Predicted 3D model of a 72-nucleotide RNA (transfer RNA) from a Candidatus Aenigmatarchaeota archaeon.
[in-house]
RNA sequence: GCCCCGGUAGCUCAGUGGUAGAGCACCCGAUUCAAAACCGGUAGGCCGUGGGUUCGAAUCCCACCCGGGGCG
Repeated sequence: GCCCCGGUAGCUCAGUGGUAGAGCACCCGAUUCAAAACCGGUAGGCCGUGGGUUCGAAUCCCACCCGGGGCG
């Protein structure tokens, strides 16, 4: 330098055009003499950055940034 994969909640990951979800963690409740475990619930992200296409973009296109792998 070129190619491929990835970047979404505190963490691990779904979501492949129609206004973003799960598990765990945190917090509250229930339970217990108390705690753990189990159970119920709340809050939390405008989706790596900037443009473009579209009525509408996490999703499609372009450039760039970061991480991983491969080739030279």